This is a predicted structure of a 95-nucleotide RNA (Glycine riboswitch aptamer) from Peptacetobacter hominis.
Its mean pLDDT, the model's own confidence on a scale to 100, is 77.
Lineage of the source: Bacteria > Bacillati > Bacillota > Peptostreptococcales > Peptacetobacter.
The RNAcentral record of the sequence draws on Rfam.
[in-house]
RNA sequence: CAGAUUUACUCUGGAGAGUCUCCAAACAAAGGGGCGCCGAAGGUGUACGCAGGUUUAACCUGUAAUCUCUCAGGCAAAAGGACAGAGCAGUAUAG
Numbered sequence: 001c002a003g004a005u006u007u008a009c010u011c012u013g014g015a016g017a018g019u020c021u022c023c024a025a026a027c028a029a030a031g032g033g034g035c036g037c038c039g040a041a042g043g044u045g046u047a048c049g050c051a052g053g054u055u056u057a058a059c060c061u062g063u064a065a066u067c068u069c070u071c072a073g074g075c076a077a078a079a080g081g082a083c084a085g086a087g088c089a090g091u092a093u094a095g
Base pairs, nucleotide, nucleotide: 001095007089009087010086011085012084013083018035020034021033022032023031036075037074038073042071043069045067049063050062051061052060053059054058
C1' cells in the first nucleotide's frame, strides 16, 4: 500500500396475528379487568450431529437454528422487525 470475516453506521426491501370487549366518556394510544391469537427485537430450552474428557461397555461436558417455549414483545396505520442486498469507516492476516 492493500484490506476480508466480524462489529458500528447509512440506504432499500422485509412476515405473522383482534382498529376484540368492559371500566368509559373524543378515534387511537396510555391505566386496570376479560376472552382469543402471532413469532422475525431480545430471551428460554433442545443433538441421533460435531468437538473434548474419562474407567473407553458406556458416561460426562460443551456447542445451533428461521426448531421450541411464548417470559418479554406484538395483533389498523405509524414505530419496531430476524434476515437479505448495496454503500461506508476502522482493523487483522496472506500478499